[in-house]
RNA sequence: GCGGCGAUAGCGCAGUUGGUAGCGCAUAGGUCUCAUAAUCCUAAGGUCGUGAGUUCGACCCUCACUCGCCGCA
Numbered sequence: 001g002c003g004g005c006g007a008u009a010g011c012g013c014a015g016u017u018g019g020u021a022g023c024g025c026a027u028a029g030g031u032c033u034c035a036u037a038a039u040c041c042u043a044a045g046g047u048c049g050u051g052a053g054u055u056c057g058a059c060c061c062u063c064a065c066u067c068g069c070c071g072c073a
Base pairs, nucleotide, nucleotide: 001072002071003070004069005068006067007066010025011024012023013022019056027043028042029041030040049065050064051063052062053061
């Protein structure tokens, strides 16, 4: 230098022929208990890596860039 894959909540990950963004753990409150843990219920937490483009509408399609991993030279 070229190619492929990845970037989504504090952490690990899902998501779709383009139509309001989810799960587990963790956190907070409640339930239960003499008390703690466990169980169960509820809640908070996201500019979906950055910037443009297409579209009535983009996590999803197109382009450029950044970072990480792998391969080729």